[in-house]
RNA sequence: GUAGCCUACUAGGUAGUCGCCCUGCAGUAAUGCUGGGAGGAAAGUCCGGGCAGCACAGGAUACGACAGUCGCUAACGGCGACCGGAGGUAACUCUAGGGAAAGUGCCACAGAAACGAUACCGCCCCGCACCUUUUUGCUUAAAAUGUUGAGCAAAAAGGUGCGGGGUAAGGGUGAAAGGAGUGAGGUAAGAGCUCACAGUUGACUAUGGUGACAUAGUUGAGAGGUAAACCCUGUCGGCUGCAAGGGAUCGAUACACAUGAGUGAUCCGCUCGUAUCGGUCAUUAUCCGCUCGAUCCUAUGAGCAAUUAUAGGACUAGAUAGAUGACUACCCUCGACAGAACCCGGCUUACAGGUAAGCUACCACA
RNA sequence: UGGGAUGUCGCCAAGUGGUAAGGCAGCGGGUUCUGGUCCCGCCAUUCGGGGGUUCGAAUCCCUCCAUCCCAGCCA
Numbered sequence: 001g002u003a004g005c006c007u008a009c010u011a012g013g014u015a016g017u018c019g020c021c022c023u024g025c026a027g028u029a030a031u032g033c034u035g036g037g038a039g040g041a042a043a044g045u046c047c048g049g050g051c052a053g054c055a056c057a058g059g060a061u062a063c064g065a066c067a068g069u070c071g072c073u074a075a076c077g078g079c080g081a082c083c084g085g086a087g088g089u090a091a092c093u094c095u096a097g098g099g100a101a102a103g104u105g106c107c108a109c110a111g112a113a114a115c116g117a118u119a120c121c122g123c124c125c126c127g128c129a130c131c132u133u134u135u136u137g138c139u140u141a142a143a144a145u146g147u148u149g150a151g152c153a154a155a156a157a158g159g160u161g162c163g164g165g166g167u168a169a170g171g172g173u174g175a176a177a178g179g180a181g182u183g184a185g186g187u188a189a190g191a192g193c194u195c196a197c198a199g200u201u202g203a204c205u206a207u208g209g210u211g212a213c214a215u216a217g218u219u220g221a222g223a224g225g226u227a228a229a230c231c232c233u234g235u236c237g238g239c240u241g242c243a244a245g246g247g248a249u250c251g252a253u254a255c256a257c258a259u260g261a262g263u264g265a266u267c268c269g270c271u272c273g274u275a276u277c278g279g280u281c282a283u284u285a286u287c288c289g290c291u292c293g294a295u296c297c298u299a300u301g302a303g304c305a306a307u308u309a310u311a312g313g314a315c316u317a318g319a320u321a322g323a324u325g326a327c328u329a330c331c332c333u334c335g336a337c338a339g340a341a342c343c344c345g346g347c348u349u350a351c352a353g354g355u356a357a358g359c360u361a362c363c364a365c366a
Numbered sequence: 367u368g369g370g371a372u373g374u375c376g377c378c379a380a381g382u383g384g385u386a387a388g389g390c391a392g393c394g395g396g397u398u399c400u401g402g403u404c405c406c407g408c409c410a411u412u413c414g415g416g417g418g419u420u421c422g423a424a425u426c427c428c429u430c431c432a433u434c435c436c437a438g439c440c441a
Stems, first nucleotide, its partner, number of pairs: 001362005007356004012331007020037003024033003039337001043348002046346005051241004058268004063237005068082005083097001084095004098232002103230002105226003120171002122167021181197005200221009245288002248280008260272003295314008332335001367437007376390003384421001392408005414430005
């Protein structure tokens, strides 16, 4: 220099004028003054928690979610580090990653057979029938013999067809064919059938590691795929969501003592009187909940990191038809996605441009 | 704001692992003197979009998009 990997940050700026929402102060009020006023995703509402109601939500079943190990955390299905697997020359990235040796289901079409194996072609053995060739014997013709031709019989070899059996190496079908490759032995033909080497995998032992696991050794084994099919194992989850939830007290009457009501998928358990009428208080789609919180910033310490401890500092939207806007001037690289509604931690998705740190490969130069 | 459901041709709609039924509409042809009726044929390459699991996905899983529905409490 080129190409790339990865992390963090930023999200036009300055000045002026006029408005809107909230807090505080002054004022009887009108109003005035001071201070504050969207985001990294405020979004999707996909997870987790706080908070609220019902037992400070307890037991069982059902249902649902999750799934390598160790850690972080209020908690998590999140995050960090590591292990195994996949990709990349590398930096690095991706990974729903328990169990198919408990059971059940499924594997279309094609194919002989789709998972209790089976037997289409092929290979091999046996039997029967037929054909061909060779050899031997007999008969007959030519001829004196040798020899040659024809016929018959037997044997051997080969072939074709049918039947019975063996095989699982090879072919063919398929996404996948009982799922350990190469070589040798072995056999009628074959085959982990046997052996050697290499590989897979279970158990055990040793070493290293908290652990997943890795390496080495010993000893066995031959088991298709699918669990984002049912299911099994382990862990976790009570239900409802701020439209949660919260507003008193007295008296009378009626019914009821669990077979009622209250939260829920169901049962147990737990809690509780309920309804009507009248009086006082209150007068509305009002008020509270509502923003000080697992909060933010800085420094130091612990830790590879996620995170956490201590000290100091800060208060930083809170509306309820819903505020955060408009105009003017100047500058630049001409400005993306997008708007709080109970709160917080994550995940996912959208996003113009810009800034910074670290790392990798190649090339050039020193 | 919270909760729930749905998405298959222009419209309606079946299909819940095995390669997209059917009807209406549309287009072409036939029948007819012409139109209608009737008959025949065509019409999903992408099942709302993307990714994954699987040999194979409309169907199972994840994520995004669009549309629709429901909701008070106290007095």

Predicted 3D model of RNase P RNA and transfer RNA as a complex of 441 nucleotides. Rfam match: Bacterial RNase P class A. The family's RNA type in Rfam is ribozyme. The coordinates come from a structure-prediction model, not an experiment, and the mean pLDDT is 77.